[in-house]
Context: one part of a larger RNA
RNA sequence: CUGGGCGUAAAGCGCGCGUAGGUGGUUAGGUAAGCGAGAUGUGAAAGCCCCGGGCUUAACCUGGGAACGGCAUUUCGAACUGUCUGACUAGAGUGUGGUAGAGGGUAGUGGAAUUUCCUGUGUAGCGGUGAAAUGCGUAGAUAUAGGAAGGAACACCAGUGGCGAAGGCGGCUACCUGGACCAACACUGACACUGAGGUGCGAAAGCGUGGGGAGCAAACAGGAUUAGAUACCCUGGUAGUCCACGCCGUAAACGAUGUCAACUAGCCGUUGGGACUCUUGAAGUCUUAGUGGGCGCAGCUAACGCACUAAGUUGACCGCCUGGGGAGUACGGUCGCAAGGUUAAAACUC
Numbered sequence: 001c002u003g004g005g006c007g008u009a010a011a012g013c014g015c016g017c018g019u020a021g022g023u024g025g026u027u028a029g030g031u032a033a034g035c036g037a038g039a040u041g042u043g044a045a046a047g048c049c050c051c052g053g054g055c056u057u058a059a060c061c062u063g064g065g066a067a068c069g070g071c072a073u074u075u076c077g078a079a080c081u082g083u084c085u086g087a088c089u090a091g092a093g094u095g096u097g098g099u100a101g102a103g104g105g106u107a108g109u110g111g112a113a114u115u116u117c118c119u120g121u122g123u124a125g126c127g128g129u130g131a132a133a134u135g136c137g138u139a140g141a142u143a144u145a146g147g148a149a150g151g152a153a154c155a156c157c158a159g160u161g162g163c164g165a166a167g168g169c170g171g172c173u174a175c176c177u178g179g180a181c182c183a184a185c186a187c188u189g190a191c192a193c194u195g196a197g198g199u200g201c202g203a204a205a206g207c208g209u210g211g212g213g214a215g216c217a218a219a220c221a222g223g224a225u226u227a228g229a230u231a232c233c234c235u236g237g238u239a240g241u242c243c244a245c246g247c248c249g250u251a252a253a254c255g256a257u258g259u260c261a262a263c264u265a266g267c268c269g270u271u272g273g274g275a276c277u278c279u280u281g282a283a284g285u286c287u288u289a290g291u292g293g294g295c296g297c298a299g300c301u302a303a304c305g306c307a308c309u310a311a312g313u314u315g316a317c318c319g320c321c322u323g324g325g326g327a328g329u330a331c332g333g334u335c336g337c338a339a340g341g342u343u344a345a346a347a348c349u350c
Base pairs, nucleotide, nucleotide: 004321005320006319007304008303012318014201015200016199017198021194022193023192025088026087027086028085029084030083031082033081034080035077036076037075038074039073040072041071042070049065050064051063052062053061054060091191092188093187094186095185096183097182098181099180103177104176105175106174107173108172109171110154115149116148117147118146119145120144121143125136126135162169163168206247207246208245209244210243211242215241216240220236221235222234223233258317259316260315261314262313263312266295267294268293271290273288277284278281299306300305323350324349325348332343333342334341335340
């Protein structure tokens, strides 16, 4: 260099943006770098290969040919790729008018509940478990009524419903703001796809500084259980969970399925938009495009299964795999306050 692969066997970066690079729509003309054809020169000899000749054969020697897979120069060709010039609108984008949405940020605000405190009523238990005990309570608890404080989360609506690139997002209101979709036109005119490096975002836990702290709750303490019980159960309870700013950069970050584009039977349900019809309604029917589900044909698959949201048929680009263990470890580099992350072997062994 080449091969086969990546849902579950090893293997899709957690997800975007994007540099280099790779790839790239329709059409006309030019060019001739790639490409094709011819010619010339060169590619030493020997050797290899083919056909002959000479030693009795062979090795060996020797004549001729072919080959030397290549390079350079030159002439011609113009389908395809490249390049230059011009044009186009089917890709992509912009404008106009609408639509839906837990998309993001900031500020404000509401009710239920838990807890604590105050006050009233009231009296001996409460709580907890399989059963108990630790615990709380005559200094008046639990229960019940009224009031106050404070923090966190938002029942019903709620839905294989919606939005977001992913992580993720759910009370209500206002402001700021990103994206998507639909309709009919107008405009730009290939402006596109992917993307090594790079850069940004990135659950939970954890870390730093300062706040906050109701409930829950690692650690910890006590009570049980048990042979033991550093657990499961119970009573407590600190970090943490919350906020601001700054780090960390990992997850079964999963659809265990990279992104983009084209093509390939149907049926049902659902979300948003548009059009039509009519008995103008919380309506019904038909049609079209998108989203997100359930079946199912062809095809694919080791099977399970997938099946227009492909794991089918193809193309473009990137990432990754190459027996198990050692090991996602050591060493080195790099990032981090640390915890650790990232990159990443070998000996040895089966």
Model confidence (mean pLDDT): 86 of 100. Small-subunit ribosomal RNA, central domain from Marinobacter alkaliphilus, 350 nucleotides, folded computationally. Taxonomically the source falls in Marinobacter (Bacteria, Pseudomonadota, Pseudomonadales, Marinobacteraceae). RNAcentral holds the full RNA, with entries from ENA and SILVA.